[in-house]
A computed fold for a 73-nucleotide RNA from a Gemmatimonadota bacterium, annotated as transfer RNA. Rfam family: tRNA. About the family: Transfer RNA (tRNA) molecules are approximately 80 nucleotides in length. Its mean pLDDT, the model's own confidence on a scale to 100, is 82.

């Protein structure tokens, strides 16, 4: 330098053919217990890596950039 692949919540990951951004763990509150843990109920938390374009509508499609992984040179 080139090919492929990935970037979404504090962490690990979903999100179909473009149509309300979700789950688990962690965190907070309640419940349960003599108390803690486990269990049960509830809550907060991401403008989806950045910019532009297409579209009524973009995490998703197109273009450019940044960063990681992998392969080739």
């Nucleotide at each position: 330098g080139g090919g492929c692949u990935g970037g979404u919540a504090g962490c690990u990951c979903a999100a179909c053919u473009g149509g309300c951004a979700g789950a688990g763990c962690a965190c907070c509150c309640c419940u349960u217990u003599c108390g803690c843990a486990c269990g049960g109920g509830g809550g907060a938390g991401a403008c989806u890596c950045c910019g532009a374009g297409u579209u009524c509508g973009a995490a998703u499609c197109u273009c450019g950039g940044c960063c990681g992984g992998u392969c080739c040179a």